[in-house]
Context: one part of a larger RNA
C1' cells in the first nucleotide's frame, strides 16, 4: 500500500450525483393497529410486551394397579378408582444464573408524498429489467365456410376435425367517469348518369407488288393505266376496371385561428367588429417524464430548498382509445421528506488474514 473481515471516543448522513456501501431490523407468542379502500384489502402496518433454567399449582389427553358386580368362567364385560405413571401447555405462583435466555448460526428496517405503469408476468444470451413488450378488458374492419388470412409453382396444408358467444388483422390497455368539433385533404366503402381510357373488334380511305392492256418509237425498252392474289399503314364505330364524378365514413390517416376595440380608478375583457377556415381545442388537466423564457410566482417543508409537494394560468410546443382525468393493490422502477441505524463523512486509529514489499 492493496484485498477481505473485526473494533471504536464525540458527533449522526455534516459524505456522495443519490444514505452507494455498511449499519440496524430479524423468529414465536400476546396486545394494539391510521388514512384510503375497488370492502377484498391496506396489515408482519405502526408501536409495545413477554422468551432461559429449578419447582408448585391448574387445565387437559390417556388411562395402571387395585377393588366391586354379573354371567357365555375368560387373555371376558360393565362400573368405580379422593386416580398411579407418562405426554401437552398459547395456563398460574414462587425461586435461581448471567452484561445478555428467539444467548450461536439462520433470521422483514420502517413511514409520508408524488410520477409511470392497473396488476402476476416477459425482454436487449455476454453493458440497459424499464415508465419498453405482453396482459385481462374496449372499440373499429374483414369473413357465410371449398371462409377470410397465412405457406407453397402446384398438388396440398395451417385456420379446424372450429362456423360469426368462430377465427383472421389495427388501435387502445384493469377498474371509475368520460371520449367533444371537423369528411376541405389522404385512405377505404358505396353508387351509377356523363367525361377520359387499353388490347381486341371493326374496317372507310390510302399505298406497295404486277397477269393484262394502252401510247412511243432506234422491236424491247421507257412511260401510264392496272384485275385477283399477297402485302404496308390504318379512321369512323364497340369496348372493362381505374381516374375525373356523387355520397358516406374519424376508437380510419389525420386537422382542431388571426386581428383591432370596449365596462365611472387603474387592470382586464363577458361584449362588439372583422378576415380566414373543412372545423377553429369542449370536458378535463397543465412551469407536467410536456415550459424555452424559468431558480416563472405565491404557499409548504430547512437555519439555509436550482429538486420536492399544493397552487395559479403567461399551454414557446397538454387534451381525449395517436385515449383524456382519476385511482385501491402491486414494483430489485424513478423523485423528495422523516425515524432509526451506523466509519459514507468531521477524521482518521488499531486489530486479523492473504499479498505486494524490505532483510534473511
Nucleotide at each position: 500500500u492493496u484485498a477481505u473481515g473485526g473494533u471504536u471516543a464525540a458527533g449522526g448522513a455534516a459524505c456522495u450525483c443519490g444514505g452507494c456501501a455498511a449499519a440496524a431490523u430479524g423468529c414465536c407468542c400476546c396486545c394494539g393497529u391510521a388514512a384510503c379502500u375497488u370492502c377484498g384489502g391496506g396489515a408482519g402496518a405502526a408501536g409495545g410486551g413477554g422468551g432461559g433454567c429449578c419447582u408448585g399449582c391448574c387445565a387437559u389427553g390417556u388411562g395402571a394397579a387395585g377393588g366391586a358386580c354379573a354371567c357365555u368362567u375368560g387373555c371376558u364385560g360393565u362400573c368405580c378408582g379422593u386416580g398411579a405413571g407418562c405426554g401437552u401447555g398459547u395456563g398460574u405462583g414462587g425461586g435461581c444464573c448471567g452484561c445478555a435466555g428467539a444467548g450461536a448460526c439462520c433470521a422483514g428496517g420502517g413511514g409520508g408524498a408524488a410520477g409511470c405503469g392497473a396488476c402476476u408476468g416477459u425482454u436487449u444470451a455476454c453493458u440497459a429489467a424499464a415508465a419498453a413488450c405482453a396482459c385481462a378488458g374496449g372499440u373499429c374492419c374483414g369473413u357465410g365456410c371449398g371462409a377470410a388470412g397465412u405457406c407453397g409453382c402446384a398438388a396440398g396444408a395451417c385456420g379446424a376435425u372450429g362456423u360469426a358467444u368462430a377465427c383472421g388483422g389495427a388501435c387502445u390497455g384493469a377498474c371509475u367517469c368520460c371520449u367533444g368539433c371537423c369528411c376541405g385533404g389522404u385512405g377505404c366503402u358505396g353508387g351509377a348518369a356523363g367525361g377520359u381510357u387499353a388490347a381486341g373488334a371493326g374496317g372507310a380511305c390510302c399505298g406497295g407488288u404486277u397477269a393484262g392492256c394502252g401510247u412511243a418509237c432506234u422491236u424491247g425498252u421507257a412511260c401510264g393505266c392496272g384485275a385477283a392474289g399477297c402485302u404496308g399503314a390504318g379512321a369512323a364505330u364497340u369496348u372493362a376496371a381505374g381516374c375525373c364524378c356523387c355520397a358516406g365514413u374519424a376508437a380510419a390517416c389525420g386537422g382542431c385561428g388571426g386581428u383591432g376595440g370596449u365596462a365611472a380608478c387603474u387592470a382586464u375583457a363577458a361584449c362588439c367588429a372583422u378576415c380566414c377556415u373543412a372545423a377553429g381545442g369542449u370536458a378535463g388537466c397543465g412551469a407536467a417524464a410536456u415550459u424555452c423564457c424559468u431558480u416563472g410566482u405565491c404557499g409548504g417543508g430547512u437555519a439555509a430548498g436550482u429538486u420536492c409537494c399544493g397552487a395559479c394560468c403567461u399551454g414557446c410546443a397538454c387534451g381525449a382509445a395517436u385515449g383524456g382525468a382519476g385511482u385501491a393493490a402491486c414494483g430489485a422502477c424513478u423523485u423528495c421528506c422523516c425515524c432509526g441505524c451506523u466509519g459514507u463523512c468531521u477524521c482518521a486509529a488499531c486489530c486479523a488474514u492473504a499479498a505486494a514489499c524490505u532483510c534473511g
Overview:
Large-subunit ribosomal RNA, domain IV from Arthrobacter cryoconiti, 360 nucleotides, folded computationally. It matches the Rfam family "Bacterial large subunit ribosomal RNA". Rfam links the family to the GO terms ribosome and structural constituent of ribosome. Taxonomically the source falls in Arthrobacter (Bacteria, Bacillati, Actinomycetes, Micrococcaceae). The sequence was found in a public genome assembly. The coordinates come from a structure-prediction model, not an experiment, and the mean pLDDT is 85.